GlmS glucosamine-6-phosphate activated ribozyme aptamer from Halobacillus sp. Nhm2S1, 172 nucleotides, folded computationally. Its Rfam family is "glmS glucosamine-6-phosphate activated ribozyme aptamer". The family's RNA type in Rfam is riboswitch. It was read from a public genome assembly, where an Rfam model found it. The prediction has a mean pLDDT of 76. Lineage of the source: Bacteria > Bacillota > Bacilli > Caryophanales > Halobacillus.
RNA sequence: CUUAUUUAUAAAGCGCCAGGACUGUGUGUACGUUUGAAAAAUAAACACAGUUGACGAGGUGGAGGUUCAUCGAGUUUUCGGCGGAUGCCUCCCGGUUGCCACACUUCAACCGCAUGUCCGAGUGUAAAACGGGAAGGUGACUUUCCGAACAAAACAUUCUGGACGAAGUGAU
Numbered sequence: 001c002u003u004a005u006u007u008a009u010a011a012a013g014c015g016c017c018a019g020g021a022c023u024g025u026g027u028g029u030a031c032g033u034u035u036g037a038a039a040a041a042u043a044a045a046c047a048c049a050g051u052u053g054a055c056g057a058g059g060u061g062g063a064g065g066u067u068c069a070u071c072g073a074g075u076u077u078u079c080g081g082c083g084g085a086u087g088c089c090u091c092c093c094g095g096u097u098g099c100c101a102c103a104c105u106u107c108a109a110c111c112g113c114a115u116g117u118c119c120g121a122g123u124g125u126a127a128a129a130c131g132g133g134a135a136g137g138u139g140a141c142u143u144u145c146c147g148a149a150c151a152a153a154a155c156a157u158u159c160u161g162g163a164c165g166a167a168g169u170g171a172u
Stems, first nucleotide, its partner, number of pairs: 014083004019079001020052008032042003055072003061092006093112006102170005116164004120159005130147007
């Protein structure tokens, strides 16, 4: 230094890179240009080695299944591919609401400390990109600091906003 095994740590715009793009080195010269002529310089292409390849907000009861699984900002590639993932579906566990209120059983629609369905209105500190600086690298680029901003939502919260929404039994 490489390989194998074991242990620990590390994540969800998360991880990886055989396409592409870009950089370096080498090979390589077509047409054309320069030149009195040659040389030299200048493509494509090939090889090797590198770089890049998602900016925040939001999102996890359990099991199984499944795949382009929410929102906007930016933009030349945040292109393309693989894997995963808090999404979605089914079931299970626990719970909420059902129009005065309590308990039990079922039913309907929901929720996973939030919560019935539909229709509203208001409010809310984003980060990159950008500008400036520092460090590393031949370079493409990488890491980091400072500055000023600007979103949307199936997110949060307020308006006791408006209209609707079971049955049986028992007790009072």